[in-house]
Context: one part of a larger RNA
RNA sequence: UUGGGUUUAAAGGGUGCGUAGGCGGGAGAAUUAGUCAGUGGUGAAAUCCUGCGGCUUAACCGUAGAAUUGCCAUUGAUACUGUUUUUCUUGAGUAUAGUUGAGGUGGGCGGAAUGUGUAAUGUAGCGGUGAAAUGCUUAGAUAUUACACAGAACGCCGAUUGCGUAGGCAGCUCACUAAGCUAUUACUGACGCUGAGGCACGAAAGCGUGGGGAGCGAACAGGAUUAGAUACCCUGGUAGUCCACGCUGUAAACUAUGAUCACUCGUUGUUGGCGAUACACAGUCAGUGACUAAGCGAAAGCAUUAAGUGAUCCACCUGGGGAGUACGCUCGCAAGAGUGAAACUC
Repeated sequence: UUGGGUUUAAAGGGUGCGUAGGCGGGAGAAUUAGUCAGUGGUGAAAUCCUGCGGCUUAACCGUAGAAUUGCCAUUGAUACUGUUUUUCUUGAGUAUAGUUGAGGUGGGCGGAAUGUGUAAUGUAGCGGUGAAAUGCUUAGAUAUUACACAGAACGCCGAUUGCGUAGGCAGCUCACUAAGCUAUUACUGACGCUGAGGCACGAAAGCGUGGGGAGCGAACAGGAUUAGAUACCCUGGUAGUCCACGCUGUAAACUAUGAUCACUCGUUGUUGGCGAUACACAGUCAGUGACUAAGCGAAAGCAUUAAGUGAUCCACCUGGGGAGUACGCUCGCAAGAGUGAAACUC
């Protein structure tokens, strides 16, 4: 490389948008570039292969043919692909009318809890644990009541619920804003799919500058436990967690399952529409769950939300360790990220 693969054995990029490229719906016409057929030229000889012949045979040699799968020219064929053109509506999009949701951004507001402060009541303990101790407390703690302040998170509803491309999103409300779905079949008329590079987004932790700091809490200190205890448990507690702006760009970023299209038994729940007078009811479209048939699978299992049957495009794998390391390069303030070997060894 070919082949075979990628849920769990090695292997799906974290996600999207999109350039080049690859691939691409129905009908008609033109062209004849690809494609197919014929003919002509050329494709040196030797070699190889086949027939026949010559050295006693063979090697070897002679002769005839085939082959030389190619290239050029020309004549024809026109199904498919390409190109040009006309056209169609089912793919795709638009419009109109409804509708859905923790989708996003920025404001405002709320109650519970926690902590702190002040005042009051009140007196000897509180707290914590397996048991304790460190700790707090007669300078009046804990507990209870009132008021005030602060920051962070939003109980019940709440759910195999919903929304979002993924990361993710949950108190209430306002403004701005994005999207899906359904119905109509009105409009455009293949405008599509995928997508190397590229660009954008991207949990937590971390970094920079400036704020904020209630609770929690790496590090750290102390108390326990223990043979030891740089831990698990307890008392404290800094960074951080929060906000604004900028960086980082990684996760078991998981459905460990790339995107799109078509096809392939059924049963049962549920969300949002449509139809219908209706909570009955069966139907239909889009989602989201459970079970199961064929089929697939090494099995576990998957099974119209496929891991089944096919098509297109991208990404990735090729024994374990060495190693996601070294070196180089790119990016980054740094931490580090991306790319990514070999010797050696089994």
Predicted 3D model of a 346-nucleotide part of an RNA (small-subunit ribosomal RNA, central domain) from a metagenome. Its mean pLDDT, the model's own confidence on a scale to 100, is 87. Its Rfam family is "Bacterial small subunit ribosomal RNA".